[in-house]
Context: one part of a larger RNA
């Protein structure tokens, strides 16, 4: 390479938008590039294959024959692909009406708690632990009450629940804004799917500049524990955690399961709609879109998956190829740095 694979054995890109490319609905008609078929030329000879012959046989050699296949030229065909023209509405989309939502951004506001400050009441403890100690308190702590300040996070509602492409999103209100669902009508008329590069988004930690700093808390200090204790426990505590702007671009970025479409038994729960039935709160039936559980067939090495497929198919992309060396070296690109992306070999088994 062929082949085989990617939930857990190696293997789905963190996620999206989208360029090239690949692939692509229905009808009619034309062309004939692909395609099918005929003729013809050519693909030297030798060799190979078939037949016959010559050396006593064979190897060897000679003669004859033919298929197959490639390419060129020239005819024919039109089912499929392609290209052109015309048309269609089942894919896709637009408009109107209705709906649910922690989707995003900015601004304003609120209460509980915590810490601190000031005042009051009040007196000997408080705190902490397995037990203690460091720590704190007669310069009046802790406790209780009143007032004030600050920052961060939003109990209950809360759900097996909702929204988002993913990361992720949870107090309330306002403004701006993205997506989604259902039903009906009208409209566009294949405008679609995927997507190498590319571009954008991307938890936490980290970085730059400037703010902010209540609580928590790497580092650090002290107290314990211990043989030791650079830890686990305790008392403190700086970066950080928060905000603005700019970087970083990683993760067990996981459903460890790429995206789209079609098809293939049921049962049950829940969220958002629509239609219907005694639409009297309720309940039942049908149906569309999400989120779960359970299971038929089927699949699977098993576990399990099972209409939210890991079943049956199609299109496109990404990725794997024994373990270690190695999420490494070198080079290149990116980054302020930390480092990231790409990515070997020797050698060992």
């Nucleotide at each position: 390479u062929u082949g085989g694979g990617c939930g857990u054995a190696a293997a789905g890109g963190g996620c999206g938008c989208g360029u090239a490319g690949g692939c692509g609905g229905a009808u009619a008609u034309g062309c004939a590039a692909g395609c099918u078929u005929g003729g013809u030329g050519u693909g030297a000879a030798a060799g190979a294959c078939c037949g016959c012959a010559g050396c006593u046989c064979a190897a060897c050699u000679g003669c004859g024959g033919g298929a197959g296949c490639g390419c060129g030229c020239u005819g024919a065909g039109a089912a499929c692909u392609g290209c052109g023209u015309a048309u269609c509405u089942a894919g896709a989309g637009u408009u109107c009406a209705a709906g649910a939502g922690g989707g995003g951004a900015a601004g304003c506001u609120g209460g509980a708690a915590u810490u601190c400050c000031a005042g009051g009441u009040g007196u000997a403890g408080g705190g902490g632990u397995g037990a203690a100690a460091u720590c704190u308190g007669u310069a009046g702590a802790g406790a209780c009450c009143u007032g004030g300040a600050a920052g961060a996070a939003c109990a209950u509602c809360a759900g097996u629940g909702g929204c988002g492409a993913a990361g992720g999103c949870g107090a309330g209100c306002u403004u701006c804004u993205g997506g989604c669902u259902u039903u009906g009508a009208a409209c566009u008329g294949a405008c679609g799917c995927u997507g190498a590069g590319g571009c954008g988004c991307g938890a936490a930690a980290g970085c730059g500049u400037g703010g902010g700093g209540a609580g928590c808390g790497a580092a650090c200090a002290g107290g314990a524990u211990u043989a030791g204790a650079u830890a686990c426990c305790c008392u403190g505590g700086u970066a950080g955690u928060c905000c603005a702007c700019g970087c970083c671009g990683u993760a067990a970025a996981c459903g460890u399961u790429g995206c789209a479409c079609a098809c293939u038994a049921g049962g049950u729960u829940u969220c958002g709609g629509a239609g219907g039935g005694c639409c009297u709160a309720c309940c039942c039936c049908u149906u569309c879109g999400g989120a779960g559980c359970u299971c038929a067939a089927g699949c699977u090495a098993a576990c399990g998956c099972g209409a939210u497929a890991a079943g049956u198919g199609u299109a496109c992309c990404g990725c794997c190829u024994g373990a270690g060396g190695a999420c490494u070296a070198c080079g290149g690109c990116c980054g302020c740095a930390a480092g990231g992306c790409u990515a070997a070999a020797a050698c060992u088994c």
About this RNA: This is a predicted structure of a 349-nucleotide part of an RNA (small-subunit ribosomal RNA, central domain) from uncultured spirochete. Taxonomically the source falls in Spirochaetales (Bacteria, Pseudomonadati, Spirochaetota, Spirochaetia). The prediction has a mean pLDDT of 89.